[in-house]
Context: one part of a larger RNA
Molecule: small-subunit ribosomal RNA, central domain
Organism: Candidatus Omnitrophota bacterium
């Protein structure tokens, strides 16, 4: 490189946006650039193939014919691709009318709790754990009534419910905003998929500057366990967690499954929407979009997947090529760092 592959064996970039590039709906004219004949030009020799000859054969040599190019350089087909110029409605999108919903920013509010402060009762424990003990308490603890500060989450509702590309996203409300689902089939008329760079968004930790700090809690002290206990337990506790702003760019960032389009038996459940029939609410029925769960053909090694495909195909893109050395060194690029990202070899097995 060619075949081959990417659910779990080595492999799908964490996610979108989106230039270039690659592909690209239905239908007619024009063109003839791929494409496909035909004819000339050329395609030295040597080689190659098929005939004949030399040397006793062979190898080797000689003479004759023949193929041989992504070639030129003319005539010619027009079915597919290009190109171009029209037309057209099913992809795509706008428009009107309804719909759902923790999507996202802001700014305000509630009320359970927990912790502390201060007053009232009240008196000897009390708090932990297998059991202890450290601690906390006669300076009055724990329990208990009130009243007050403060910070962080947001119990039931709550659902293999819902939204969002993905991280994710849950008390209420009030303004800003994003997408997305259903019906008409009004409108524009291929305006489409994908996507290397690139470019933005990205759990938690972590950094930087400022705040805040109620509980929890990495380090850290103590107390247990224990042969030892740099742990599991308890008792305390700084960073942190929380906000503003600005870095980092990472995950078992998982459905461990790229995104798109199309086809290919069924059952049953759930969320939104839309119609039919009965009726006056329904154990009925048919459609779209979502979201599970069984399960047929068909796929896999097998588990298993099965219209939300890992079946059947077509486009584009990421990736893979024995373990170990190595999510590593050097070296660029990125970062305050911390490291990220890109990514080897020599040795071994």
């Nucleotide at each position: 490189u060619u075949g081959g592959g990417c659910g779990u064996a080595a492999a799908g970039c964490g996610c979108a946006c989106g230039c270039a590039g690659g592909c690209g709906g239905u239908u007619g004219g024009g063109u003839a650039a791929g494409u496909c004949g035909g004819g000339u030009g050329u395609g030295a020799a040597a080689g190659c193939c098929c005939c004949g000859g030399a040397c006793u054969u062979a190898a080797u040599c000689c003479g004759g014919g023949g193929a041989g190019g992504u070639c030129a350089u003319u005539c010619g087909a027009u079915a597919c691709u290009g190109c171009u110029c029209g037309a057209c409605u099913u992809g795509a999108g706008a428009a009107c009318g309804g719909g759902a919903g923790a999507g996202g920013g802001a700014a305000g509010u509630g009320g359970a709790a927990u912790u502390c402060u201060c007053g009232g009762u009240g008196u000897a424990g009390u708090g932990g754990u297998g059991a202890u003990a450290u601690g906390c308490g006669u300076a009055g603890a724990u329990a208990u009534c009130g009243a007050g500060a403060g910070g962080a989450a947001c119990a039931c509702c709550a659902g293999u419910g819902g939204c969002g590309a993905a991280g994710g996203c849950g008390g209420c409300u009030u303004c800003c905003u994003g997408g997305c689902c259903c019906g008409u089939u009004u409108c524009u008329g291929a305006c489409g998929c994908u996507a290397a760079g690139g470019u933005g968004c990205g759990a938690a930790a972590g950094c930087g500057u400022g705040g805040g700090u109620a509980g929890c809690g990495a380090a850290c002290g103590g107390a247990c366990u224990u042969a030892g206990a740099u742990a599991c337990u308890c008792c305390g506790g700084u960073a942190g967690u929380c906000c503003a702003c600005g870095c980092c760019g990472u995950a078992a960032a998982c459905g461990a499954u790229g995104g798109g389009u199309a086809c290919u038996a069924g059952g049953u459940g759930u969320g939104g929407g839309g119609g039919a029939c009965a009726u006056a609410u329904g154990a009925u029925u048919c459609u779209c979009c979502g979201u599970g769960c069984c399960a047929a053909a068909g796929c896999u090694a097998a588990c298993g997947c099965a219209a939300u495909a890992a079946g059947u195909a077509c486009c584009c893109c990421g990736c893979c090529u024995g373990g170990g050395g190595a999510c590593u060194a050097c070296g660029g690029c990125c970062g305050c760092a911390a490291g990220g990202u890109u990514a080897a070899a020599a040795c071994u097995c």